[in-house]
Molecule: RNase P RNA; transfer RNA
Organism: Muribaculaceae bacterium Isolate-037 (Harlan)
RNA sequence: GCAGAAAUGAGGUCUGUCGCUUGGAGGAGAGCCUCCAAGAGGAAAGUCCGGGCAACAUCGGGCACCAUGUUUCCUAACGGGAAGCCGACGGCGACGUCGGGGAUAAGUGACAGAAAACGACCGCCUCUCAGGAGGUAAGGGUGAAAAGGCGGGGUAAGAGCCCACCGGCUCCUGUGGCGACACAGGAGGCCGCACAUCCCAUGGGUUGCAAGGCCAAAUACACCGGCAGUCAAGGGCUGCCCGUCCAUUGCCGGGGGGUAGGCUGCUUGAGCCCGCGGGCAACCGCGUGGAGUAGAUAAAUGACAGGCACCGUCUUCUCUUUAUGACAGACGGCACAUAACCCGGCUUAUAUCAUUUCUGCCGCC
RNA sequence: CGGGGUGUAGCACAGUUGGCUAGCGCGCUACGUUCGGGACGUAGAGGUCGGGCGUUCGAGUCGCCUCACCCCGACAA
Numbered sequence: 001g002c003a004g005a006a007a008u009g010a011g012g013u014c015u016g017u018c019g020c021u022u023g024g025a026g027g028a029g030a031g032c033c034u035c036c037a038a039g040a041g042g043a044a045a046g047u048c049c050g051g052g053c054a055a056c057a058u059c060g061g062g063c064a065c066c067a068u069g070u071u072u073c074c075u076a077a078c079g080g081g082a083a084g085c086c087g088a089c090g091g092c093g094a095c096g097u098c099g100g101g102g103a104u105a106a107g108u109g110a111c112a113g114a115a116a117a118c119g120a121c122c123g124c125c126u127c128u129c130a131g132g133a134g135g136u137a138a139g140g141g142u143g144a145a146a147a148g149g150c151g152g153g154g155u156a157a158g159a160g161c162c163c164a165c166c167g168g169c170u171c172c173u174g175u176g177g178c179g180a181c182a183c184a185g186g187a188g189g190c191c192g193c194a195c196a197u198c199c200c201a202u203g204g205g206u207u208g209c210a211a212g213g214c215c216a217a218a219u220a221c222a223c224c225g226g227c228a229g230u231c232a233a234g235g236g237c238u239g240c241c242c243g244u245c246c247a248u249u250g251c252c253g254g255g256g257g258g259u260a261g262g263c264u265g266c267u268u269g270a271g272c273c274c275g276c277g278g279g280c281a282a283c284c285g286c287g288u289g290g291a292g293u294a295g296a297u298a299a300a301u302g303a304c305a306g307g308c309a310c311c312g313u314c315u316u317c318u319c320u321u322u323a324u325g326a327c328a329g330a331c332g333g334c335a336c337a338u339a340a341c342c343c344g345g346c347u348u349a350u351a352u353c354a355u356u357u358c359u360g361c362c363g364c365c
Numbered sequence: 366c367g368g369g370g371u372g373u374a375g376c377a378c379a380g381u382u383g384g385c386u387a388g389c390g391c392g393c394u395a396c397g398u399u400c401g402g403g404a405c406g407u408a409g410a411g412g413u414c415g416g417g418c419g420u421u422c423g424a425g426u427c428g429c430c431u432c433a434c435c436c437c438g439a440c441a442a
Stems, first nucleotide, its partner, number of pairs: 001361010012308007020039008041336001045347002048345005053208004065204005070084005085100006101199002106197001107195003121140002123136005148166002151163003167191002169188008212264004221255001223254007234246004258440002272290002274287005310333006318326002366438007375391002378388001384422001393409005415431005
């Protein structure tokens, strides 16, 4: 210098005019005016997790449903984060992506194939009454997947049937580590694939600020369903009683109608910055330390003009040892996106600029 | 703002525990029938299952991300 990897930060600024929301002060006297102060984001987004807060529910337990599933730690909590472990894949590399309870219970593995886990279709071997019967997983063929690999022994032919080596699994011992686990040594022929339908463990009460509280405004209740009451009276069934149904009254739910205004919840919080200390880190502790306070409700933080900064293109007078450079001028561009009870995360979108560490290649000293 | 759901041919819908070439009706095209049209009969076309990535031998179906659309939720009695 070129090409990359990882982690971060910023994501305009100034002036003028007009305008919006909230708070404070003042003035008018009615819904105004003046002055001052403050006024969106890193994601305010998606609403995917977790919590606070609130109402309702709740002796306790179980079933069902949903979520999670390696280790240690962080945290108010989490399905989040940090640092690790194991495996698979990609890259020369820095590094990245994905997965991580259980396969001695049950279940599934389409088509093809003899067989998808109680494996004989062809082949090989033995027997034979020549139809077949038995043995065999070495070889062929099917398939996404076929019963450890390879060599020797062995055998009628074969086979972990036996043996050496290699791969894997299980168990034991030692060392290191908090641990997952790693390494070393030893023992056992233990060698039956894949999938989480299933099982196990852990967690989860429901609904969301349109929760909830207060006030105001408004108010035919037609009709339907459920529960309770009927001392007396009414109707149907009947000659009468009982009974039952209707009706009626009250409560609850639906439906319909009415009103759709204000206050509160409401914003300072598990908060931010700085310094010191602890920790690899996430994070935690301490401080007479520092700065700061959006709360709108159809929804305010904007519009216009100009300058500067940044980026791109073009122009040539000028500058410089060189240049695809600098300077000057003109034109154009400047992302994603707008709080709605509040926090912690995750995910997704994002023009452009900048920083730090690391890797590979090339050149020079 | 909060909660719930849907997306499969031009339209309205099926699609079971992931499995063989994704179906049905209407519509469309061609031919037949008719003097001509409709109706009817025969044959046929038309789908990358809203989009992307993943799991798997295999995805409309399972998982994650994303896009579009629809529905419900105010107060009092």